Predicted 3D model of a 104-nucleotide RNA (SAM riboswitch aptamer (S box leader)) from Planomicrobium soli. Rfam family: SAM riboswitch aptamer (S box leader). Rfam links the family to the GO term regulation of gene expression. Lineage of the source: Bacteria > Bacilli > Caryophanales > Caryophanaceae > Planomicrobium.

[in-house]
This record gives sequence, structure tokens and C1' cells, in this order.
RNA sequence: UCCUUAUCAAGAGAGGCAGAGGGAAUGGCCCGAUGACGCCCGGCAACCGCUAUUUUUAGUAUGGUGCCAAAUCCAGCAGGACGGUUUGUCCUGAAAGAUGAGGA
Repeated sequence: UCCUUAUCAAGAGAGGCAGAGGGAAUGGCCCGAUGACGCCCGGCAACCGCUAUUUUUAGUAUGGUGCCAAAUCCAGCAGGACGGUUUGUCCUGAAAGAUGAGGA
């Protein structure tokens, strides 16, 4: 980097350092000197792991990851419902993305 597969509306600090952009990309809309983003500590969760088991569930948190504004912040493509002059609202799916596990 690519492939397969599962999940993505819950949850997570009034701490320390630091100092300007950040929320993937585009368009929006937001966050940010009342200090964002990042790092450390802290925490959440339970994919792998571990224990038990009626093989599917229950439990656990030493270990490997992950995560801690907003639904994956929203939309963008396709189909449908409503409305209808138009802007639009809602539902389903796809695409893209993120993370885990397995593989090349």
C1' cells in the first nucleotide's frame, strides 16, 4: 500500500506542558488566546487477549491496539416517501473515511 471482514447515535478530567491554527479531502457548519490542535498524566470502551461456558453468552482489564466537541459534525452518488411554484424534510443503500482482526 492492497484484499477480506466486523463496528462506527453510547462512553471518557474544571489536571500539567505548550502556543496557533484545528475538525481527512471538497462545500458547509463549527471549535479555538475564556488557550483549541498536539504531547504527558488521567479516563472510556472491550476488537484482539484472558477466565468460565450449554459454543453461545457471561465476566475481566496484567498485555496489544483504539478512543475521549458536535452521528463518521453535516452534505455530495443512487433509490424511495412527503411537500410542491421553488428552497426543502425524512428513510434506505452506496461511495469515501476511521478503528480492530485476518491475509497478500